[in-house]
Context: one part of a larger RNA
RNA sequence: GAGUUAACGCUGGCAUCGUGCAUAACACAUGCAAGUCGAACGGGACUUAUUGAGAUUAUAUCAAUGUAAGUCUAGUGGCAGACGGGUGAGUAAUACAUAAGAAAUCCACCCUGGAGUGGGGAACAACUAGCUGAAAGGUUAGCUAAUACCCCAUAAUAUCUUUUGGCGGCAUCGCUUAAAGAUUAAAGAUUUAUCGCUCCAGGACGAUCUUAUGGUCUAUCAGCUAGUUGGCGGGGUAACGGCCCACCAAGGCGACGACGGAUAGCCGGCCUGAAAGGGCGACCGGCCACAAGGGCACUGAGACACGGGCCCUACUCCUACGGGAGGCAGCAGUGGGGAAUUUUGGACAAUGGGCGCAAGCCUGAUCCAGCAACGAUGCGUGGAGGACGAAGGUUUUCGGAUUGUAAACUCCUUUUGCAGGGGAAGAAACAAAUGACGGUACUCUGCGAAUAAGCCACGGCUAACUACGUGCCAGCAGCCGCGGUAAGACGUAGGUGGCGAGCGUUACUC
Numbered sequence: 001g002a003g004u005u006a007a008c009g010c011u012g013g014c015a016u017c018g019u020g021c022a023u024a025a026c027a028c029a030u031g032c033a034a035g036u037c038g039a040a041c042g043g044g045a046c047u048u049a050u051u052g053a054g055a056u057u058a059u060a061u062c063a064a065u066g067u068a069a070g071u072c073u074a075g076u077g078g079c080a081g082a083c084g085g086g087u088g089a090g091u092a093a094u095a096c097a098u099a100a101g102a103a104a105u106c107c108a109c110c111c112u113g114g115a116g117u118g119g120g121g122a123a124c125a126a127c128u129a130g131c132u133g134a135a136a137g138g139u140u141a142g143c144u145a146a147u148a149c150c151c152c153a154u155a156a157u158a159u160c161u162u163u164u165g166g167c168g169g170c171a172u173c174g175c176u177u178a179a180a181g182a183u184u185a186a187a188g189a190u191u192u193a194u195c196g197c198u199c200c201a202g203g204a205c206g207a208u209c210u211u212a213u214g215g216u217c218u219a220u221c222a223g224c225u226a227g228u229u230g231g232c233g234g235g236g237u238a239a240c241g242g243c244c245c246a247c248c249a250a251g252g253c254g255a256c257g258a259c260g261g262a263u264a265g266c267c268g269g270c271c272u273g274a275a276a277g278g279g280c281g282a283c284c285g286g287c288c289a290c291a292a293g294g295g296c297a298c299u300g301a302g303a304c305a306c307g308g309g310c311c312c313u314a315c316u317c318c319u320a321c322g323g324g325a326g327g328c329a330g331c332a333g334u335g336g337g338g339a340a341u342u343u344u345g346g347a348c349a350a351u352g353g354g355c356g357c358a359a360g361c362c363u364g365a366u367c368c369a370g371c372a373a374c375g376a377u378g379c380g381u382g383g384a385g386g387a388c389g390a391a392g393g394u395u396u397u398c399g400g401a402u403u404g405u406a407a408a409c410u411c412c413u414u415u416u417g418c419a420g421g422g423g424a425a426g427a428a429a430c431a432a433a434u435g436a437c438g439g440u441a442c443u444c445u446g447c448g449a450a451u452a453a454g455c456c457a458c459g460g461c462u463a464a465c466u467a468c469g470u471g472c473c474a475g476c477a478g479c480c481g482c483g484g485u486a487a488g489a490c491g492u493a494g495g496u497g498g499c500g501a502g503c504g505u506u507a508c509u510c
Stems, first nucleotide, its partner, number of pairs: 001510004006506005013379006019372002021337001026335003030332003035079003040076002043073008054062002086290003096214007105207002110203008118152004127142006158183006165176004188195002216262003223253003228250004233245003265287004269280004292313005315326004343369001345368003351365001352363004382412004392403004417447006426437001454499005459480003465494005475482002
């Protein structure tokens, strides 16, 4: 000098764009953050229209039941809750980056192509009745629907077994021709236009696995290792593999630093520097890991699952003491810790996501607004004239000097501000409708210099000096050093210098 997720002190006008718990991965009150589909299904509730057993002396009125249409929906069922959002505790390699490989693999929704969608059955919720519990809830019996579940049929270029020919490679092998046998599927809805369902092949997207290389410190860590290293056979997996198991062998790693310890998420990048290099990994983007601590599986195309489940532990809460409930490292917010980090805001209008034929619903993702000079950038706090150089202040050798064209005063302007009028783009889809921001930006008119300057320094380094006070005191200080009666170094004042809505200090990096 540059930089910072900064903090502190003094000061503080505006706009735009960003950023905002670095500490306790400490504990959390409250609200919201993942739902949706009635065009899968039975039931329930309500509304409207209609029917009219009947009630009524009659008109009128009421009305069981049935029918039709519509709305809502607890439950069964489907899809989505594995994305999106947060955090960086762990991890020095099951991570990440780069480059290869999988002839060892999977892939819901989506796209393309081919083939199909026939028949039947038994249940379980909801519901009804009972029992039970303080509650959370549980339990028994009975009834019922389906795109829920099961069986049969059909079926191959699918899967398996056997046989057969060809081609290729990378060792295990891969691709392919033909034949025989065996096994395996489906679901309907509806406004009749569609949306679905099943099998196969290919694609896309995504995921998984393997290898090499690279990036921290420590030898005051030198030896480490029994599933350890390899083999054979099996199990398991989507798949290779000690991944797991039985048996066999005795291997494997290490001064090119094994093993241990410390620290740490990694990268694109960011800061600095002429570069080489050094430091960092906030925001934004990619990957990984985690979800009170630890373990486990279930469902599923995908999880060993932040707002799913089970168990153990710690903690908090409820309790009728028998037993239950919970997990903000989602958005706000609270306490605590800390030098220190925001609103318990608005909207789904846009972009994107989930569900749905759609209308639409949901979306603290997102878009906005609020708070904070935390940062960057831009603008303003007026412009021109104005000497007799006013007054006042300071100083003085008492003549003056300086503040100083500074002010007053004259003329002008209106950025900004205030008030009033107009008023967007962002909205796109066949038409219409649709804007949280927001009556915002912008624009016009009016008013009036009006609403807007501080901070630090002035001994040398280092731009900027005098007076008074103080008297080795009080104090200053980055280094050298100032202060003991004339202090340009302390304190105050005037003046001056620097930067300017900031300035200075502290901390850290180059």